[in-house]
This is a predicted structure of a 1474-nucleotide RNA (small-subunit ribosomal RNA) from an uncultured prokaryote. Its mean pLDDT, the model's own confidence on a scale to 100, is 81. Its Rfam family is "Bacterial small subunit ribosomal RNA". Gene Ontology terms of the family: ribosome and structural constituent of ribosome. The sequence is in RNAcentral, with records from ENA.
């Protein structure tokens, strides 16, 4: 210090992550060396070999020896000497392993022994005389496989026994002095009594026995430290303690006999879990946390338990005895044996080395000494297991080489000076070669002193490592680089596979077709002979917080008071001096840390110094503060006294109102009750209304963020007892005081028990209701209950969500009880509200602090499990306190922000509703959709925002789909080159065509060359998938008025202000206010067409005047007034006028004006929403086909038809039909066209033929009006559908085309529920015309103009939108989020008849060795032994009982787990607040 809860903030909070570490392991990899380390697991078995043996004083004389002959060393022959030998004597109790066991004087520290002891070693004294009896070996003769062992005989001593000798030795009576710390102890002294001894050699040494001291070593005591659980709360009889005796080296219930009843324990006794303790080691700033390997010291064990003997030391790892399990040997009678020594084996495990050399050094055992023995030890051997050092090559080198690998790909970029090449070293490695220190000493020789055995000198002699380090010489770059990462965290990035798969990850997380997160390459980064996982410890983590944290709301304050231990505690003084302090003295081993120096080439290491070791004892001073004592005070506290306040408590007594019932009266027909109803009462008389009784519960009004009480709570009056709290005032006491674990008391509502009581209410339960259901909301009934009396229970959101006490910090304003004052006002104590500094995360809080501070208590450490289980008190019972693990998540949470929603709230607007007028649903058709069928009915679009939509026009073509047939560089078109003038066409011939085949004919040309074909390169195509890789493009909210930004303020930030308030407006349109001032996109206006006038202009338009001329027409000449046309202007801005308003504005039948408050209508669509729609106009990224998913061609289909939607078009008729005559437009389009006009045809239309590229020509306007007829029906409406003839366009109208004409006349008589559209030149109603187009399914689409309304009171409800405001457990945002049962799976837990281990105790019964004790008629002379007997025990057995494991039919909750069920309980007034 970082990641991770959110849309996003801040904070609580917990995961995780970066750092060092290791006696390590595992995966990859691997050159050298130096130092160090290496069974952490089964204190689980172990073969083999070694780990403790020496010495000779005495014996012996089997093999050996001596005879004989060999050797060795000495020496002149000749002699000495050298092995073996538990009878002695010293060693074996040291050295070395382990870490089971022990929570204890075990370990550490520090004292103490006036309560001991110490073989060997120093020192000092004195001393060592005489004597005896055995016993091994040996022989002899048995037993037995062996291992052993038995009886005779015989011998020895430094082995043993007896006498004497003797002290400062011991025992027992005394004396005297000195000291101390009780007991006492020292030191001198006297009398009696007891106790010693070894000898080897013979020169000298070495021994021996006694007492004292010293050293060392051991013992024993005692303060202090020294895990965890209290869901372990009592334990304990040799227990505590005294006498007294025994025992012991030695104190002491260590053991016995009396006697007393005590002794430990909330400062945690006892039980129970772990556990060898310490120096030290890791960590960490430190304090703390965590270990207890290697090296030191201490304790405990030696296969398991028990036991003693011996001994200067043991209750003894390589000793003895028994008991038990195991293992081995046997001749079945019996015996052996103990690697936790050193190597090795096996076995457990994730895992830990050679059956190696030497005693050469350094130290032990013996021994006079040579010397002998030493798996201690020094060496070496395996292992990167750790720490350190080297090294793997420097330096030049740009054709930026080849490969890789990426890319915007004729190129660039990276690998990358990297490599080739040059030159230079040569550590390591290799070959040779030279070659240590580690040795000094014992011992031998020799000399010196001084003297008769010690010192000292010089010599000689001894090396396991080891030909090792280490030093020289050669040659050659030569012998030597890897792991792991590369999304954030955290340094280091692209490409390809792969497609929620495979896999990855410490966390967040990644993968579902463009993965920097998988896997593989190419780069890259960081360590480096190592890198990396894993486990584990500290750290980060202030997340148990002393140092250093919290508790209104996030995890947490006990319900409330009393009150015990405890903690803290007012002024002034004296002593003390335990705490505190400062000096000294000791002690705190060594090692290790630190510092310095030095030694290995340097570091690791090592080695000498200092320094430290923060600790404990002791001692000497200081006295501020804390303690203790003693003394005195009055302000903390109490207590008096007086004057008040109160729904404060107990008890009795009592009042009226309301309800309700019961009786009688009046009175009749329905009451009740709900959203609506129904159950229910009620003519047997209800409801309503009077009158009188009854009986029980609560006490209107006063009444109030009002008062009282520790709290829970307390409410009509009146008494009666009792309690408190304020005020004044200063009389008593004199610190008596705060706080309070254990502990006591109170303690709402419910609920439990007995006994009353019951009017109303009213769980439970009945009915009606509502519902999909309704075990509910809602209604009629109703039981316990709710009162009362006692007695439990003991919990609440028991809230202020805020523990008590006492002090101190600004102010304003209400009120309640008291005091003072004439008042103003001030004062003390309570109760409220704002606000200041603080303090808070923020919301807030703020003298009634969540502010300073002190002091006491209680509680909290991530969420769920779980307030659950087991245990254990209480409780009659419900239950209630205490209160977990396992196992799973990376969050849960608190505030406060912006959205967004809400069957909240307020304001406003929309043809959103209303008022209105036409319509859709219902018919027949026509068209599109979904179905459905098909070979194929080709794609797309699917609430609003798809459905007469892409298509503004599918008979072929289109065409994309479908059956059959062909073609594979092929079809076009371009570029470039080259050839040729033939091909193309026309005819026939097969085919269904494409498409193959037979003929046939033959360019043009200014000669430049044009056009056609061939033929060669080169560029394929694709309507195939992906709109969720995309660009444009569109639709929708919505022509709704919003959507941001700069600066500044404010907030810890999220973010707020701006842009909110008051007005006003179609508008975020404007105006006033204003911590904001400004600004963008969006409104509006700025364009267009319309509505009015002017001015130019005047053909193809126009005709008033003039003039010609016709049956008639601007048809002419001519005019330019008028309509028109088409450019420019001009006018409307709320400008004036009243009224209202501060202003914006806003009313008016104002005025003026063609228009009046946006004049109509278009065109404009902010920021953004819907991963909204198009890869099928286009155009594009990836992917996917290539003799087909490209192309060509015939005929099909797209037009199918049981049904079901949408959008229409004609209807149902008299506001009409049909016959007939009459009139008036606009905007369009028009040469493969529009077509006057004339014939002829019933008619589509045809066959003539004028004009007309159009202000000129071509185009009947219909509804209107005007007569006429029809008289309300299936019609003289309606016109589907057939039937029949025909027209036209086209290459062809079967599938499947318009039209005409005869006939034919279906269904409908105004359409349910529901729904659409429209506010004016609109609806409605009549018709025209234009794209597209051979022709049309057009009843449809875009425009054009004719006639030409009704109605709007108003915002309550529906809808959709817009500001502000509340909530909120939503944020992919109410289509959101959730919550419980059931069903499936799979994991841990409790309970549970039972089954089965484990420690440990306790009673009884047996009891070995084996110590003591007692006994002895056998054995010795004698000490004594054997043998009996007791006593005590290890170990067995038997019982009952508690603890505390495994497992178990089965059972009960919990956890998890993309897409199960059933409902709809929180989250918004969540639809019945919760």
């Nucleotide at each position: 210090g970082a990641g991770u809860u959110u849309g996003a903030u801040c904070c609580u909070g917990g995961c995780u992550c970066a750092g060092g570490a290791u006696g390590a392991a595992c995966g990859c990899u691997a050159g050298c060396g130096g130092c160090a380390g290496g069974c952490u697991u089964a204190a689980c078995a172990c073969a083999u070999g070694c780990a403790a043996g020496u010495c000779g004083a005495g014996g012996g004389g089997g093999a050996a020896c001596a005879g004989g002959a060999u050797u060795u060393a000495g020496u002149u022959u000749a002699c000495u000497a050298g092995a073996u030998u538990g009878c002695u004597g010293a060693c074996g109790a040291c050295g070395g392993g382990u870490g089971a066991g022990u929570a204890a004087c075990g370990c550490g520290u520090a004292u103490a022994c006036a309560a001991u002891u110490u073989a060997c070693c120093u020192u000092u004294u004195a001393c060592a005389g005489g004597a005896g009896a055995a016993u091994a070996g040996c022989c002899c003769a048995g037993a037995g496989a062996a291992a052993u062992u038995u009886g005779g005989a015989u011998u020895a001593a430094u082995g043993c026994u007896c006498c004497a000798u003797g002290g400062u030795a011991u025992u027992a009576u005394g004396g005297u002095g000195u000291g101390g710390c009780a007991u006492c102890a020292c030191a001198c002294u006297a009398u009696a009594a007891u106790u010693a001894a070894a000898g080897u050699u013979c020169c000298a040494a070495c021994g021996g026995u006694a007492c004292a001291a010293g050293a060392u070593g051991a013992g024993c005591a005692u303060g202090c430290g020294u895990c965890c659980c209290a869901u372990u709360a009592g334990u304990u009889a040799g227990u505590u303690g005294g006498u007294g005796u025994g025992g012991u080296a030695a104190c002491g219930g260590c053991a016995c006999a009396c006697c007393a009843a005590g002794a430990c324990g909330a400062u945690g006794a006892u039980g129970g879990g772990u556990a060898g303790g310490g120096g030290u080691c890791c960590u960490g700033a430190g304090a703390g946390g965590g270990a207890g390997a290697u090296c030191c010291c201490c304790c405990a064990c030696a296969c398991u338990g028990g036991u003693a003997c011996u001994g200067a030391g043991a209750c003894a790892c390589g000793g003895a005895c028994c008991a038990g399990a195991c293992u081995c040997c046997u001749g079945c009678g019996g015996g052996a044996g103990g690697c936790a020594g050193c190597a090795g084996u096996g076995a457990g495990g994730a895992a830990u080395a050679u059956u190696g050399g030497g005693c050469a050094a350094u130290g032990g055992a013996g021994g006079c000494a040579a010397c002998u023995c030493u798996g201690a030890c020094c060496c070496a051997g395996c292992c990167a297991u750790g720490c350190c050092g080297c090294g793997u090559g420097c330096a030049g080198g740009a054709a930026g080489a080849c490969g890789g690998c990426c890319c915007u790909a004729u190129g660039g970029g990276u690998u990358g000076u990297a490599a080739a090449c040059u030159g230079c070293u040569u550590u390591u490695g290799u070959a040779c070669g030279g070659g240590a220190a580690g040795a000094a000493a014992c011992g031998c020789c020799u000399c010196u002193a001084c003297g008769u055995g010690u010192a000292g000198a010089g010599g000689u002699u001894u090396g396991a490592c080891g030909g090792u380090a280490c030093c020289g010489u050669a040659a050659g770059a030569a012998u030597a680089a890897g792991g792991a990462u590369c999304g954030g965290c955290u340094a280091a990035c692209u490409c390809c596979g792969u497609g929620c798969c495979a896999g990855c990850a410490u966390c967040c997380g990644c993968g579902g077709u463009a993965a920097u997160a998988c896997g593989g390459a190419g780069g890259a980064u960081c360590c480096a002979a190592g890198c990396g996982u894993u486990a584990u410890c500290c750290g980060g983590a202030a997340u148990c917080a002393u140092u250093g944290g919290g508790u209104u709301u996030a995890a947490a304050g006990g319900g409330u008071c009393c009150g015990u231990a405890g903690g803290c505690g007012g002024c002034c003084u004296u002593a003390u001096a335990a705490g505190u302090c400062a000096g000294u003295g000791g002690u705190g081993a060594a090692a290790u840390c630190u510092c310095c120096u030095a030694g290995c080439u340097c570091a690791a290491c090592u080695a000498g110094g200092a320094a430290a070791c923060u600790g404990c004892c002791a001692u000497u001073g200081a006295u501020a503060c804390u303690g203790u004592a003693g003394g005195g005070c009055u302000u903390g506290a109490a207590u008096g006294u007086u004057u008040g306040u109160g729904a404060a408590g107990u008890a009795a007594c009592u009042a009226g109102a309301a309800g309700a019932u019961g009786u009688a009266g009046u009175g009749u027909a329905g009451c009740g009750g709900u959203g609506a109803a129904a159950u229910g009462c009620u003519u047997a008389g209800a409801u309503a209304u009077u009158a009188c009784a009854u009986g029980g519960a609560a006490u209107a009004c006063c009444a109030a963020u009002u008062g009282c009480g520790a709290a829970g709570g307390c409410a009509g009056g009146u008494u009666a007892c009792u309690a408190a709290c304020a005020g004044a005032u200063u009389a008593u006491u004199g610190a008596c005081g705060c706080u309070g674990a254990u502990g006591g008391a109170c303690g709402a509502a419910a609920g439990c028990g007995u006994g009353g009581g019951u009017a109303g209410c009213g769980a439970a339960c009945a009915g009606g209701a509502u519902u999909a259901g309704a075990u509910a909301c809602c209604c009629u009934g109703g039981u316990a209950g709710u009162c009362c009396a006692c007695g439990c229970c003991g919990u609440a959101a028991a809230c202020g969500a805020u523990g008590g006490a006492u002090a101190c910090u600004a102010g304003c304003u209400g009120u309640u009880g008291g005091g003072a004052g004439c008042a103003a006002u001030c004062u003390c104590a309570g109760u409220g509200g704002c606000u200041a500094a603080g303090c808070g995360a923020a919301a807030g809080u703020g003298a009634u602090a969540a502010g300073u501070a002190u002091c006491c208590c209680a509680c909290c450490u991530g969420g769920g499990g779980a307030g659950u289980a087991c245990g254990a008190a209480c409780g009659c019972a419900a239950g209630u306190u205490u209160g977990a693990a396992a196992c799973u998540c990376a969050a849960a949470g608190g505030a406060a922000u912006u959205g967004a929603c809400g069957g909240g709230g307020g304001c406003c607007c929309g043809c959103a509703c209303a008022a209105g007028c036409g319509g859709u649903g219902g018919a027949g058709c026509a068209u599109g959709u979904g179905g459905u069928u098909u070979a194929a009915u080709u794609c797309g679009a699917u609430g609003a925002u798809a459905c007469g939509c892409g298509a503004g026009g599918a008979a072929c073509c289109u065409u994309a789909c479908c059956a059959a047939g062909g073609c594979u560089u092929a079809a076009a078109u371009g570029u470039a080159g080259a050839u040729u003038g033939a091909c193309a066409g026309g005819a026939c011939u097969g085919g269904a065509a494409a498409c193959a085949g037979u003929u046939u004919u033959u360019u043009c040309u200014u000669c430049g060359g044009a056009c056609a074909a061939u033929u060669u390169a080169c560029a394929a195509g694709g309507u195939g998938c992906u709109g969720c890789a995309u660009g444009g493009u569109u639709g929708u909210c919505g022509u709704c008025a919003g959507c941001u930004c700069g600066u500044g303020c404010c907030g810890u930030g999220a973010g707020g202000u701006g842009u909110c308030a008051g007005g006003u407006u179609a508008a975020g349109u404007c105006c006033u206010a204003u911590a904001a001032c400004g600004a963008g996109c969006g409104c509006a206006a700025c364009c267009c067409c319309u509505g009015u006038u002017g001015u130019u202009a005047g053909u193809u338009g126009c005709c008033a005047g003039c003039g010609a001329g016709u049956c008639a027409u601007g048809u002419c000449g001519g005019g330019a007034a008028c309509u028109c046309u088409a450019a420019c202007a001009a006018g409307a801005c709320u400008g004036c006028c009243a009224g209202u308003g501060u202003a914006a504005a806003c009313u008016g039948u104002g005025a003026g004006g063609a228009a009046g408050g946006u004049g109509g209508g278009g065109a404009u669509g902010a920021c953004g929403u819907c991963a909204a729609a198009u890869c099928a106009u286009c155009a594009c990224g990836g992917c996917c086909c290539u003799u087909a998913c490209g192309u060509c061609c015939u005929g099909g289909g797209c037009c199918a038809c049981a049904c079901a939607c949408g959008u229409g078009c004609u209807a149902c008729a008299a506001u009409g039909g049909c016959c007939g005559g009459u009139a008036c437009a606009g905007a369009g389009a028009g040469c493969a066209g529009c077509c006057a006009c004339u014939a002829g045809g019933u008619g589509a239309g045809u066959a003539g033929g004028a004009g007309u590229g159009a202000a000129u020509c071509u185009u009947c306007a219909a509804a209107a009006c005007c007569g006429g007829u029809c008289u309300c029906a299936g019609u003289u409406c309606g016109g589907a559908u057939c039937g029949g003839a025909g027209u036209c366009u086209g290459c062809a109208a079967c599938u499947c085309g318009a039209c005409u004409c005869c006939g034919u006349g279906a269904a409908g008589c105004u359409g349910g529920a529901a729904u659409c559209g429209c506010u004016a030149g609109u609806a409605a109603u009549c018709g025209c015309a234009u794209a597209u187009c051979a022709g049309c399914c057009a009843u449809g689409a875009u425009g054009c103009g004719g006639u030409g309304a009704a109605c709007a009171c108003g915002u309550u409800c529906c809808c959709g939108g817009g500001c502000c405001u509340u909530g909120u457990a939503c944020a992919c945002a109410c289509c959101g989020c959730c919550c419980g049962u059931c069903a499936a799976g799979c994991c841990a837990u409790g309970g549970a008849a039972g089954c089965u281990g484990g420690g440990a105790a306790u009673a009884c019964c047996u009891g070995a060795a084996g110590u003591c004790g007692g006994u002895c008629a056998c054995c010795g002379c004698a000490a004594g032994g054997a043998g009996c007997c007791g006593c005590c025990u290890a170990g067995g057995g038997u019982a009952a009982a508690a603890c505390u494991g495994g497992u178990a039919a089965c059972u009960a909750g919990g956890g998890c787990u993309a897409a199960g069920u059933c409902g709809a309980a929180a989250c918004a007034a969540g639809g019945u607040a919760g």